Model confidence (mean pLDDT): 83 of 100.
A computed fold for a 73-nucleotide RNA from a Patescibacteria group bacterium, annotated as transfer RNA.

RNA sequence: GCCGCGGUAGCUCAGUGGUAGAUGCGCUUCUCUGAAAAAGAAGAGGUCGGUGGUUCGAUUCCACUCCGCGGCA
Numbered sequence: 001g002c003c004g005c006g007g008u009a010g011c012u013c014a015g016u017g018g019u020a021g022a023u024g025c026g027c028u029u030c031u032c033u034g035a036a037a038a039a040g041a042a043g044a045g046g047u048c049g050g051u052g053g054u055u056c057g058a059u060u061c062c063a064c065u066c067c068g069c070g071g072c073a
Base pairs, nucleotide, nucleotide: 001072002071003070004069005068006067007066010025011024012022013021018056027043028042029041030040031039049065050064051063052062053061
């Protein structure tokens, strides 16, 4: 340099053109306990890497760009 894959909640990851999810881990509150752990219940938290474009509408499609991984040279 070329090709491909990935970037979504604090973490690990789903997801689809109609304003976003997990039975996961973590966090908060409550119940329980002398107290804690475990267990149970409830809940909070995301401008979907960035910019532009297409569209009535974009996390999803297109272009460019940034970051990471792999392959080729």
Description: Its Rfam family is "tRNA". Its family is annotated with triplet codon-amino acid adaptor activity in the Gene Ontology.